[in-house]
RNA sequence: GCCCGUUUAGCGCAGUGGUAGCGCAGCAGACUUCGAAUCUGAAGGUCGUGGGUUCGACCCCCGCAAUGGGCU
Numbered sequence: 001g002c003c004c005g006u007u008u009a010g011c012g013c014a015g016u017g018g019u020a021g022c023g024c025a026g027c028a029g030a031c032u033u034c035g036a037a038u039c040u041g042a043a044g045g046u047c048g049u050g051g052g053u054u055c056g057a058c059c060c061c062c063g064c065a066a067u068g069g070g071c072u
Stems, first nucleotide, its partner, number of pairs: 001071007010024004018055001027041004048064005
């Protein structure tokens, strides 16, 4: 230098154009003498970034960045 993958909540990951979800962690409550475990509930997201297409974009297209890999 060229090619490919990945980027979504604190962490690990889903989500193939029409309301962004799950598990774990954290928080509150129930239970308990107190905790742990268990159960219940709520919260937490400029979907890496800048543009484009579209009535509508996490999703499609282009650039950039970060990260992993391959080739030279």